[in-house]
RNA sequence: GGGGCCAUAGCUCAGCUGGUAGAGCACCUGCAUGGCAUGCAGGGGGUCUGCGGUUCAAAUCCGCAUGGCUCCA
Numbered sequence: 001g002g003g004g005c006c007a008u009a010g011c012u013c014a015g016c017u018g019g020u021a022g023a024g025c026a027c028c029u030g031c032a033u034g035g036c037a038u039g040c041a042g043g044g045g046g047u048c049u050g051c052g053g054u055u056c057a058a059a060u061c062c063g064c065a066u067g068g069c070u071c072c073a
Base pairs, nucleotide, nucleotide: 001072002071003070004069005068006067007066010025011024012023013022019056027043028042029041030040031039032038049065050064051063052062053061
């Protein structure tokens, strides 16, 4: 220098054919226990990396940028 892949909750990750953003863990509250571990019930938490484009509508499609991983040289 060139190619490919990835970026979604605090962490690890789903998200199909564009149409209301999710799970587990963690956190908070309540219940059960003499208490802890633990279990059950409920709850809070999101600039879907950024900008632009297409579209009635974009996490999703297209372009550029940023960061990371990887291959070639």

Background:
The RNA shown here (transfer RNA) has 73 nucleotides and comes from uncultured Prochlorococcus sp. Rfam family: tRNA. It is annotated as a transfer RNA. NCBI's taxonomy places the organism under Bacteria, Bacillati, Cyanobacteriota, Cyanophyceae, Prochlorococcus. The sequence was found in a public genome assembly.